[in-house]
The RNA shown here (transfer RNA) has 73 nucleotides and comes from Haloarcula sp. S1AR25-4.
RNA sequence: GGAACGAUAGCGCAACCGGGAGCGCACCGGCCUGAAGAGCCGGCGUGUCCAGGUUAGAGUCCUGGUCGUUCCA
Numbered sequence: 001g002g003a004a005c006g007a008u009a010g011c012g013c014a015a016c017c018g019g020g021a022g023c024g025c026a027c028c029g030g031c032c033u034g035a036a037g038a039g040c041c042g043g044c045g046u047g048u049c050c051a052g053g054u055u056a057g058a059g060u061c062c063u064g065g066u067c068g069u070u071c072c073a
Base pairs, nucleotide, nucleotide: 001072002071003070004069005068006067007066010025011024012023013022027043028042029041030040031039049065050064051063052062053061
C1' cells in the first nucleotide's frame, strides 16, 4: 500500500427479506437467610462508530471517513 470481516446497553452478543431495537450477564428493589451467597419475584436501560445519500420508512442499502482483527504485498 491492497483486501476481507467487524463496530448495537457497563460487558458478551442477536435483529430473518428495509417495517415495533432485543436476549443473557451485570445493576437496583423485594422475598428468603442469623448474615452473606445461591435461588425466586419485580424493575431499569438518553444504546445502533462518524458525516452524507437513497427511501414514505435505514442497525440493515449506497458513498466517504475513523478504529479493531486477520490475510496478501